[in-house]
RNA sequence: GAGCCGGGGCGAUCUGUCGCUCGCUCGCGGGAGGAAAGUCCGGGCAGGGGAGGGCAUCCCGCUGCGGAAAUCGCAGAAGGAGGUGACUUUUUGAAAGGCGUAACAGAAAACAACCGGCUGCGGCCAAGGGUGAAAACGUGAGGCAAGAGCUCACGACGGAUGUCAGCGAUGCCGUCCGGGUACGUCUCCGGGACCUGCAAGACCAAGUAUACUGGCAGAUGAGGACUGCCCGUCCGAUGCCAGGGGGUAGGUUGCACAGAUAAAUGACAGAAUAAAACAGAACCCGGCUUACGGCUCCGACUCUAUU
Numbered sequence: 001g002a003g004c005c006g007g008g009g010c011g012a013u014c015u016g017u018c019g020c021u022c023g024c025u026c027g028c029g030g031g032a033g034g035a036a037a038g039u040c041c042g043g044g045c046a047g048g049g050g051a052g053g054g055c056a057u058c059c060c061g062c063u064g065c066g067g068a069a070a071u072c073g074c075a076g077a078a079g080g081a082g083g084u085g086a087c088u089u090u091u092u093g094a095a096a097g098g099c100g101u102a103a104c105a106g107a108a109a110a111c112a113a114c115c116g117g118c119u120g121c122g123g124c125c126a127a128g129g130g131u132g133a134a135a136a137c138g139u140g141a142g143g144c145a146a147g148a149g150c151u152c153a154c155g156a157c158g159g160a161u162g163u164c165a166g167c168g169a170u171g172c173c174g175u176c177c178g179g180g181u182a183c184g185u186c187u188c189c190g191g192g193a194c195c196u197g198c199a200a201g202a203c204c205a206a207g208u209a210u211a212c213u214g215g216c217a218g219a220u221g222a223g224g225a226c227u228g229c230c231c232g233u234c235c236g237a238u239g240c241c242a243g244g245g246g247g248u249a250g251g252u253u254g255c256a257c258a259g260a261u262a263a264a265u266g267a268c269a270g271a272a273u274a275a276a277a278c279a280g281a282a283c284c285c286g287g288c289u290u291a292c293g294g295c296u297c298c299g300a301c302u303c304u305a306u307u
Base pairs, nucleotide, nucleotide: 001303002302003301005299006298007297008296009295010294013271014270015269016268017267018266020031021030022029023028024027033278037289038288040287041286042285043284044283045197046196047195048194057193058192059191060190061189062076063075064074065073066072077092078091079090080089081088082087093188094187098186100183101182102181114129115128116125117124118123137155138154139153140152141151142150157178158177159176160175161174162173164171165170201253202252203251204250210245212243213242214241215240216239217238223235224234225233226232
């Protein structure tokens, strides 16, 4: 110098003029984001439900620490994959309990036997072939009729256990044991979870109708229809006034040192001037995820050049 890896920060600022919105002490003050987003987790808050226990359903699942909690953060463990490397990515309770599945191909997908090997021709065997995502540990020796973890040695894998190291997951070494592959959606183990969601909920409450209460009038006809009024005819048991609870429209609150209910947060000029990306609060808080032009800081790696 080039390339690459990891982590962090910023997300325009100031001045002037004009404007919008909220508040009040009335001329001053506050006024979008790192994600305000997705609404995916957890909580506050609110209403309903609930003695206690169980079933069902759902969620979580290596270890330690942090955290109110979390599909949260940090640090680590073991296995796999990628990269020359810095590093990245993925998996994680058990299944050597039970159960299920294993398409096509293949003899067989787990009590197997097509080709094949052996034979005393009754049968025995599972090395080799081929199929497949996966085929019953690998190498060598022994053994056998032929063979085979059938036996042995070493090794791989898994389990148990002991010393040491570590808080721990676990690791090194040793000892003993094991032989039925893959998956993990059923199952089992451990832990956790009531339901709903600010359009929650609380308060005030017009008009109309009205539960209920009181007063007055009323079959000696209240009141209604024809009908605006009088008469008349017909129907006919309620009518009027006052109080009053619940509830509707609407309002207030919940609701914030941004903060409303059609919902403000902007425009112009200047500062060397280009101001752009993703995007805009709606009860609040902690996370996660996703989107993003550009600028910047720190550390690591690879290659090259020079000293």
Molecule: Bacterial RNase P class A
Organism: Bacteroidales bacterium